This is a predicted structure of a 96-nucleotide RNA (c-di-GMP-I riboswitch aptamer) from a Gemmatimonadota bacterium.
The coordinates come from a structure-prediction model, not an experiment, and the mean pLDDT is 88.
Lineage of the source: Bacteria > Pseudomonadati > Gemmatimonadota.

Formats: sequence, structure tokens, C1' cells
RNA sequence: CUGCGACAAAGGCAAAACCGGCGAAAGCCGGCGACGCAAAGCCACGAGGCUACCGUCUGCGCAAAGUGCGCGGGCCAUGCUAGUCGGGUCGCCGAA
Repeated sequence: CUGCGACAAAGGCAAAACCGGCGAAAGCCGGCGACGCAAAGCCACGAGGCUACCGUCUGCGCAAAGUGCGCGGGCCAUGCUAGUCGGGUCGCCGAA
């Protein structure tokens, strides 16, 4: 230095729930709290998954010159997820 990851040592992070906030939602931020994690540090590059405001198509109803309004359904990512996987990158310790 690389690989590897111990009933080692020093530490670190923090699921769900709850409280407050942001957001249309998925989700995120803070507090509290620990399910767990050897990268559960960071990065949306690839894949998967989640949401659908807007947009679009459609059904019903209302209105009706026009073109609209309301409710429902389908599609849709530029949104989200790094604690889904892969990849990139920085990194503590040193037994077998």
C1' cells in the first nucleotide's frame, strides 16, 4: 500500500414511532429515540422502486355562441429514494 473484517480498541451514524416545520405527494429538515449499519460518509452516473402538482387522454355531471368548470380514472419526472442494488470518490483501526 492492497485485500480482508475480530466477542479487539477508540469512536461514528441513526430505522420505526412520536413532536415541530417544508412539500401536491413521494419525501426532506430539526428534536427525541435506536432497528440496525465496517462506510447506514459523500455523489443521482446506470438500474430498480416511490410519488403525479403541472401536462395529457378519458368517463360522468353542470354550463353552453364560444370554450370552459367540477369530480373520478389511465399515462407521464424534470421530483424523490445513496438505510434497494451497482458504480465513482474520501476515510478510523489492524487480529486471523